[in-house]
RNA sequence: ACAGCUCGGUAGAUGGUCGCUGGUAGGGUUAUACCUACGAGAGGAAAGUCCGGGCAGCAUAGGACAGGGCGGUCGCUAACGGCGACCGGGCGUGAGCCUAGGGAAAGUGCCACAGAAACGAUACCGCCGGCUUGCCGGUAAGGGUGAAAGGAGUAGUGUAAGAGACUACAGCGACGCAUGGUGACAUGCGGAGGAGGUAAACCCCGCCUGCUGCAAGGAGAGUCAUAUAAAGGAUUGUCCGUCCAUGGCUCGCUAACCGCUUGAUACAGUCCGGCAACGGGCGUACUAGAUAGAUGACCAUCCACGACAGAACCCGGCUUAUCGCCGAGCUGCCAAU
Numbered sequence: 001a002c003a004g005c006u007c008g009g010u011a012g013a014u015g016g017u018c019g020c021u022g023g024u025a026g027g028g029u030u031a032u033a034c035c036u037a038c039g040a041g042a043g044g045a046a047a048g049u050c051c052g053g054g055c056a057g058c059a060u061a062g063g064a065c066a067g068g069g070c071g072g073u074c075g076c077u078a079a080c081g082g083c084g085a086c087c088g089g090g091c092g093u094g095a096g097c098c099u100a101g102g103g104a105a106a107g108u109g110c111c112a113c114a115g116a117a118a119c120g121a122u123a124c125c126g127c128c129g130g131c132u133u134g135c136c137g138g139u140a141a142g143g144g145u146g147a148a149a150g151g152a153g154u155a156g157u158g159u160a161a162g163a164g165a166c167u168a169c170a171g172c173g174a175c176g177c178a179u180g181g182u183g184a185c186a187u188g189c190g191g192a193g194g195a196g197g198u199a200a201a202c203c204c205c206g207c208c209u210g211c212u213g214c215a216a217g218g219a220g221a222g223u224c225a226u227a228u229a230a231a232g233g234a235u236u237g238u239c240c241g242u243c244c245a246u247g248g249c250u251c252g253c254u255a256a257c258c259g260c261u262u263g264a265u266a267c268a269g270u271c272c273g274g275c276a277a278c279g280g281g282c283g284u285a286c287u288a289g290a291u292a293g294a295u296g297a298c299c300a301u302c303c304a305c306g307a308c309a310g311a312a313c314c315c316g317g318c319u320u321a322u323c324g325c326c327g328a329g330c331u332g333c334c335a336a337u
Base pairs, nucleotide, nucleotide: 002332003331004330005329006328007327008326009325010324012302013301014300015299016298017297018296020041021040023038024037025036026035027034043308047319048318050317051316052315053314054313055213056212057211058210062240063239064238065237067209068208069207070206071205072086073085074084075083076082087101088099089098090097091096102204103203107202108201109198110197111196124143125142126139127138128137129136130135131134153169154168155167156166157165172193175190176189177188178187179186180185217258218257220251221250222249223248224247225246226245232244233243234242265285266284267283269282270281271280272279273278303306
């Protein structure tokens, strides 16, 4: 050079003109309206709404069961199904990548097609024995089917033929002990034993779990009538428990205002702890807040010619979409230079 792996950054730039939504200051008005100036105004995913948390409301919020979720270990975190490091397994020459990864020695179910037989059963071919010569018995080593056929290689014993039926060596291995590790586990030694897979099938074990979402919620009050213990109702199901009304009229309120953006905040600032995720100290900054929904349009110049895309209570993740460009670290068996 070429091919590749991992991590990170960026997301047209500059200037001008005209608008739109907030803020601050000044003017103006009884108060708005309005005018002027200055400064701010979408994202890395704002998206899907799939997880988790904040916040808010609600006794069907409490108790029990059901239901739902998660599942190697140790950490991080407000929390998580997220992230980091490590362990086991798989893939790759490698840098690295993937992994729902508790239990199949509790029970149940299932295992298509093919096949004799798909798990307490069986015998199609073959081999051996018998005779009535196409049947009976023995066998499970060999062949055949299949994703999978009851763990089993080599040598021998054994037999009518055979077979872990038996022996030796090799291999697997629940479990035990020792050493190392916080741990998952690893290494070594011993070793009962001999029937498969599947738990993103039911199930068992352990842990977690109330429901509804900013159209949450902030607003209901008064009075009259009926009823008095049942019916019925309320925020997923059942039971227990809890609460209570139902109808009319009057006033208030409903696209207003608050919630609403200063927060588990950001920093390609710095120091400290940690392999890392992350945590702590100091410093600096304030960085959209609309409500039918602003964040735009046009012009000029330049370049590498510009992708996916548009906030709606907020935050942490995951997933998906994305034209290109830039940076850092690392890998390459064989062959060739």
RNAcentral holds the sequence, with entries from ENA. This is a predicted structure of a 337-nucleotide RNA (Bacterial RNase P class A) from a Candidatus Saccharimonadota bacterium. The organism belongs to Candidatus Saccharimonadota, within Bacteria. Rfam family: Bacterial RNase P class A. The family's RNA type in Rfam is ribozyme. It is recorded under the gene name rnpB.